[in-house]
Context: one part of a larger RNA
RNA sequence: CUGGGCGUAAAGCGCGCGUAGGCGGCUAUUCAAGUCAGAGGUGAAAUCCCGGGGCUUAACCCCGGAACUGCCUUUGAAACUGUAUAGCUGGAGACUCGGAGAGGAUAGUGGAAUUCCAAGUGUAGAGGUGAAAUUCGUAGAUACUUGGAGGAACACCGAUGGCGAAGGCAGCUAUCUGGACGAGCACUGACGCUGAGGCGCGAAAGCGUGGGGAUCAAACAGGAUUAGAUACCCUGGUAGUCCACGCCGUAAACGAUGGAUGCUAGCCGUUGGGCCCGUAGGGUUCAGUGGCGCAGCUAACGCGUUAAGCAUCCCGCCUGGGGAGUACGGUCGCAAGAUUAAAACUC
Numbered sequence: 001c002u003g004g005g006c007g008u009a010a011a012g013c014g015c016g017c018g019u020a021g022g023c024g025g026c027u028a029u030u031c032a033a034g035u036c037a038g039a040g041g042u043g044a045a046a047u048c049c050c051g052g053g054g055c056u057u058a059a060c061c062c063c064g065g066a067a068c069u070g071c072c073u074u075u076g077a078a079a080c081u082g083u084a085u086a087g088c089u090g091g092a093g094a095c096u097c098g099g100a101g102a103g104g105a106u107a108g109u110g111g112a113a114u115u116c117c118a119a120g121u122g123u124a125g126a127g128g129u130g131a132a133a134u135u136c137g138u139a140g141a142u143a144c145u146u147g148g149a150g151g152a153a154c155a156c157c158g159a160u161g162g163c164g165a166a167g168g169c170a171g172c173u174a175u176c177u178g179g180a181c182g183a184g185c186a187c188u189g190a191c192g193c194u195g196a197g198g199c200g201c202g203a204a205a206g207c208g209u210g211g212g213g214a215u216c217a218a219a220c221a222g223g224a225u226u227a228g229a230u231a232c233c234c235u236g237g238u239a240g241u242c243c244a245c246g247c248c249g250u251a252a253a254c255g256a257u258g259g260a261u262g263c264u265a266g267c268c269g270u271u272g273g274g275c276c277c278g279u280a281g282g283g284u285u286c287a288g289u290g291g292c293g294c295a296g297c298u299a300a301c302g303c304g305u306u307a308a309g310c311a312u313c314c315c316g317c318c319u320g321g322g323g324a325g326u327a328c329g330g331u332c333g334c335a336a337g338a339u340u341a342a343a344a345c346u347c
Base pairs, nucleotide, nucleotide: 003319004318005317006316007301008300012315014201015200016199017198021194022193023192025088026087027086028085029084031082033081034080035077036076037075038074039073040072041071042070049065050064051063052062053061054060091191092188093187095184096183097182098181103177104176105175106174107173108172109171110154115149116148117147118146119145120144121143125136126135162169163168206247207246208245209244210243211242216240220236221235222234223233258314259313260312261311262310263309266292267291268290269289270288271287272286273285274284275283276282277281296303297302320347321346322345329340330339331338332337
């Protein structure tokens, strides 16, 4: 002189867009607001600090100095921040060409399977379990064959793979549409980063209205098991699961790891591009996605160019356990509830 932290101990908002604000590349010039230097004024006394002195000492008191870290005026400096002007191309963006992708929306369409219906063959069982039973079946089930209905999900390919900001996205075809990447580059010229509020998106479950309903299946019923069995197992089965529109706004919304930029050994895979050599193939480069690992970091585990390393900027969050993510109040919601968020008390 300075709080320390946030993968797993408390702590990264679920994710994005973006307002205010904060921060911001290179060169030259300008001003002198910040900054720095000199001078002057002021900064009452007491107090504090230092040196002396007086009460027998101390407290206390007296004298002197320093200090009062501040403010104002003035004269200067111009490196840095800032202002203004002019310019630059490395950041950012635009343009042209190219290929990759379950990125999104809408419409159509395909096959397998489950269930149901009709018909045929056929006869006494089927189903289910650890074993059984509930259940289905001589009113003909199960099994096999043919035809039909309907809903939902898309085996193989399939991956340690791809895309997306996240949630998430998978049969096939068409239309509309977002983003990223590579190569070229003669364009713009800092237009950038972050982002309090705000706005939007946001699995599942749940809610409203109207459809749909094959499967599966909370609740529920029955059969078992058991000392009991409001369970695990079995037979059924309604919401729901699906669609449209509107809400809800949460999650182990996880990489339990906010975003951006730069720097810091490599090796081995893999995805999409480019370039070079080329028979096979190999080398190299950009962007992703994995495994291992140096330095370094870490309490350890581990992380390790996709950092949890070394730095800078901005935002969010934490501050012993319980009480409690609760009460009250506010906001939002049809409700369920969500969000913001204490205290007493106690250890």